[in-house]
Context: one part of a larger RNA
RNA sequence: UGACGGGGACCCGCACAAGCGGUGGAGCGUGAUCUUUAAUUCGACGAUAAACGAUAAACCUUACCAAGGUUUGACAUCCGAGUAAGGCUCUCGAAAGAGAACUGUGCCUUCGGGAAACUCGAGACAGGUGAUGCAUGGCCGUCGUCAGCUCGUGUCGUGAGAUGUUUGGUUAAGUCCAUUAACGAGCGCAACCCUUGCAACCAGUUGGAUUUUUCUGGUAGGACUGCCCCGGUAACGGGGAGGAAGGAGGGGAUGAUGUCAGGUCAGUAUUUCCCUUACACCUUGGGCUAGAAUCGCGCUACAAUGGCCAGUACAAUGCGAAGCGAAGCAGUGAUGUGAAGCAAAUCGCACCAAAGCUGGUCCCAGUUCGGAUAGAAGGCUGAAACUCGCCUUCUUGAAGUCGGAAUCGCUAGUAAUCGCAGAUCAGCAUGUUGCGGUGAAUACGUUCCCGGGUCUUGUACA
Numbered sequence: 001u002g003a004c005g006g007g008g009a010c011c012c013g014c015a016c017a018a019g020c021g022g023u024g025g026a027g028c029g030u031g032a033u034c035u036u037u038a039a040u041u042c043g044a045c046g047a048u049a050a051a052c053g054a055u056a057a058a059c060c061u062u063a064c065c066a067a068g069g070u071u072u073g074a075c076a077u078c079c080g081a082g083u084a085a086g087g088c089u090c091u092c093g094a095a096a097g098a099g100a101a102c103u104g105u106g107c108c109u110u111c112g113g114g115a116a117a118c119u120c121g122a123g124a125c126a127g128g129u130g131a132u133g134c135a136u137g138g139c140c141g142u143c144g145u146c147a148g149c150u151c152g153u154g155u156c157g158u159g160a161g162a163u164g165u166u167u168g169g170u171u172a173a174g175u176c177c178a179u180u181a182a183c184g185a186g187c188g189c190a191a192c193c194c195u196u197g198c199a200a201c202c203a204g205u206u207g208g209a210u211u212u213u214u215c216u217g218g219u220a221g222g223a224c225u226g227c228c229c230c231g232g233u234a235a236c237g238g239g240g241a242g243g244a245a246g247g248a249g250g251g252g253a254u255g256a257u258g259u260c261a262g263g264u265c266a267g268u269a270u271u272u273c274c275c276u277u278a279c280a281c282c283u284u285g286g287g288c289u290a291g292a293a294u295c296g297c298g299c300u301a302c303a304a305u306g307g308c309c310a311g312u313a314c315a316a317u318g319c320g321a322a323g324c325g326a327a328g329c330a331g332u333g334a335u336g337u338g339a340a341g342c343a344a345a346u347c348g349c350a351c352c353a354a355a356g357c358u359g360g361u362c363c364c365a366g367u368u369c370g371g372a373u374a375g376a377a378g379g380c381u382g383a384a385a386c387u388c389g390c391c392u393u394c395u396u397g398a399a400g401u402c403g404g405a406a407u408c409g410c411u412a413g414u415a416a417u418c419g420c421a422g423a424u425c426a427g428c429a430u431g432u433u434g435c436g437g438u439g440a441a442u443a444c445g446u447u448c449c450c451g452g453g454u455c456u457u458g459u460a461c462a
Base pairs, nucleotide, nucleotide: 001462002461003459004458005457007456008455009454010453011452012451013450015446016445019410020409021408022407023406026300027299028298029297030296031295032294033293034291035290042053043052064286065285066284067283068282069281070280073125077124078123079121080120081119082118083117086103087102089100090099091098092097107114108113127275128274130273131272136269138264139263140262141260143258148187149186150185151184152183153182154163155162156161167178168177169176193252194251195250196249198221200219201218202217203216204215224246227240228239229238230237231236302403306362307361308360309359310358311357312356318349319348320347323342324341328337329336330335369400374395375394376393377392378391379390380389416438417437418436419435420434421433422432
């Protein structure tokens, strides 16, 4: 100087408390461990692994396994020889591949040849999702959006170092003020950026219409403790007015010096090592989807604030050409048919919603709750749904009556609850990224638990 303390003082945070809803019990989805397996590819393991890489494993992907094949190679550059390239057919084969037959002879040319492509040959080389994240770059997680981390000059100290950065206030903040052997400065904080809430102006097509208005895009404005009162030296704090908005208005992006030899050599790049008829490459099939057991994240429930039936109302974000696909018709339905319109404020997904509201029924039951499992019949995508997809209809109706110890999230348009859209995608969503609808309760307070910050104190620690 740090680090640590079941030392002290002060402060903060959904940290506790006060509340609301969950997880832990059930079934299922999904990931992980372990086991099994020819293979169940690999990575990630408290917080900071486990719906994570993967924003889509039937083939492909695919890295794994079995079998069948190739060896200058699936891909790149160079050399020599030959042939245009290409097309089509046959035999063997699961395909890859192997072996034949036919066709075709183009472009430029100084007529030597050349360009492109293909075949063969020799080697330089290719190739490796092989190892090392404890050799690395880059990127990322975490402490933490915590308020800290440093420097120049000066001063003090033999020196390591200290001071500044302490102290008294104040703040979300090393934010600012006062004081002060310090005076200044840098990276952080804040602001500048995006979005949302208000009004004005301009422009409006396809949107709305009757003109105001709504809506869409843009421009500048508006909030600054500016005004008033109180406290205070000041910074600032408390209250009030006006205002759409008030003291950082709400949300986002933005992550200092560093820490964890944190993660990633399987995104790419890259050091060193290793393989080179194989640890490379191609193909078919299988596996990544197994299942005694355990854990994580979720979905659906256990019901009457509900289930079912009928009627009826109101969104926003988005997406669409190998696409979205209307009306009509067929079907109980998934869907089929049909083809209008639309590169989309025009048309379609989509009458765009669901919870909601109105009426009826059920009457507290393992039920008209719950929907697992299973049988049958169908539909869709796709060469192909057996391993291994999704959906529909009929039947079947399991566990489950609110969950032990323990544990998680959330302070307002939040939690809770309800649906909608996108990415990925041929097909497949309870995951994820967004969007809107309805819309709470509670916070006395900081004694305690956890984490963090500042000062101080002790130390057989570095």
Molecule: small-subunit ribosomal RNA, 3' major domain
Organism: uncultured Candidatus Saccharibacteria bacterium